[in-house]
RNA sequence: GCUUUUGAUAGAGGCGCGGCGUUUAUCAGUAGCAUACCGCUUAUAAGGUGUUUUACGGUAUGUGAAAGGAACCGCCGCCGAAGGGUGCGGAGUUUGCCUUGAUUCCGCUUUCCUGGGCCGUCGGGGAAUACCCGCCGGACUGUCGCGAGUAUUCGCGGAGCGCUAUCGUAAGG
Numbered sequence: 001g002c003u004u005u006u007g008a009u010a011g012a013g014g015c016g017c018g019g020c021g022u023u024u025a026u027c028a029g030u031a032g033c034a035u036a037c038c039g040c041u042u043a044u045a046a047g048g049u050g051u052u053u054u055a056c057g058g059u060a061u062g063u064g065a066a067a068g069g070a071a072c073c074g075c076c077g078c079c080g081a082a083g084g085g086u087g088c089g090g091a092g093u094u095u096g097c098c099u100u101g102a103u104u105c106c107g108c109u110u111u112c113c114u115g116g117g118c119c120g121u122c123g124g125g126g127a128a129u130a131c132c133c134g135c136c137g138g139a140c141u142g143u144c145g146c147g148a149g150u151a152u153u154c155g156c157g158g159a160g161c162g163c164u165a166u167c168g169u170a171a172g173g
Base pairs, nucleotide, nucleotide: 002172003171004170006168007167008166009165010164011163014079016078017077018076019075020074021073023071024070032063033062034061035060036059037058038057039056045100046099047098048097049096082114083113084112085110087108088107089106090105091104092103093102094101115141116140118138119137120136122134123133124132125131143158144157145156146155147154148153
């Protein structure tokens, strides 16, 4: 000096990832509230229970939100960033109340899945045509390996447990 193993540190991908805040629109002339009138024994996803009339449903008029979700901008933390799944716990919604179920959100979980964003179909969430999540398909893109060609492209394959750089560790001839 080379090859392999292993560790630490730094770094790259780009419509890159996540969090927080301001503003704006949406939600919505909706829910709620007030007044007037109408219906009548029903109200639920299922079971139970309360109310016998302002309890429920509806119409009209007046008044009139919020949360969740989004966009822009700014700030912060980052490059398994993070997202999904599974399981556990908590909170909300679903009927006035209780239970069960369903469902949404939050936290934890990490043995599982995803290199990245974009477009499309379908499915799920959502008030939604927004937006988010997932499968599949497509081209693109970073990276490594193999092959071809040749002067920087093409084809195939892999996965972030990857890749690049530096410094070490151990082993080998």
Source information: A computed fold for a 173-nucleotide RNA, annotated as Lysine riboswitch aptamer. The prediction has a mean pLDDT of 77. Of the family's consensus pairs, 98% are formed in the model. The sequence was found by an Rfam model in a public genome assembly.